[in-house]
RNA sequence: UGCGCGCUACCGCCGAGUCCGCUUCACGCGGAACCGGGGACCCGUUUUCCCUGGGGUGAAUCGGGGCGCCACUCUCACGGACGCGCCCGUAGGGCGAACUUCCACGCCCGAACCCGUCAGCUAACUCGGUAGGCGGCUUGGAAGAAGGA
Numbered sequence: 001u002g003c004g005c006g007c008u009a010c011c012g013c014c015g016a017g018u019c020c021g022c023u024u025c026a027c028g029c030g031g032a033a034c035c036g037g038g039g040a041c042c043c044g045u046u047u048u049c050c051c052u053g054g055g056g057u058g059a060a061u062c063g064g065g066g067c068g069c070c071a072c073u074c075u076c077a078c079g080g081a082c083g084c085g086c087c088c089g090u091a092g093g094g095c096g097a098a099c100u101u102c103c104a105c106g107c108c109c110g111a112a113c114c115c116g117u118c119a120g121c122u123a124a125c126u127c128g129g130u131a132g133g134c135g136g137c138u139u140g141g142a143a144g145a146a147g148g149a
Stems, first nucleotide, its partner, number of pairs: 010136005018032005023026001033130006043120001053118001054115004062089002065087005073081003092109005099144006
C1' cells in the first nucleotide's frame, strides 16, 4: 500500500415493522404511531356447490415464447402437459444520498409465505403485526416546499 473477513460507531436502502412508559427485568405488561384482516344498509357480483374450489399479505403478475426433463401431480402410455427446472420477455416495483414531483440516463427486483371449503365493498364494531435482509462517497436537468448562514 492492496485484498478478504469480523466487531463497533456513523450514514443510508427495501419493508408497516418506529417511538414512549411501567415493573415482577421477562418467552413480561401497556400506550402512541404506522400497517394488515374480518365486518351492515346502499351498491356490486352470475360465482360457487358433481367441474379444474375459493381467498389473503406482497411490486412480485402474465406469456398463444424458447430449451430441457419425468422424482411429484394428471394421463391408457415408453409419450405428453394442467407438472418440474432453466433461459428470454412482461403487468408492476425499487435504487442512483437532505425532501416531494416531473423528465432523461443507468443499475436492479419481478420472490416467498399464509388461511383451510370460508370471507365483494362496508359505518359502528372487532382481531392481529411492529419482522427480516442489505449497502457504504454513491448520475444529470427543471419546478416546488423546507432548512441553515

The prediction has a mean pLDDT of 76.
A computed fold for a 149-nucleotide RNA from Sphaerisporangium sp., annotated as c-di-AMP riboswitch aptamer (ydaO/yuaA leader).
Of the family's consensus pairs, 85% are formed in the model.
Taxonomically the source falls in Sphaerisporangium (Bacteria, Bacillati, Actinomycetes, Streptosporangiaceae).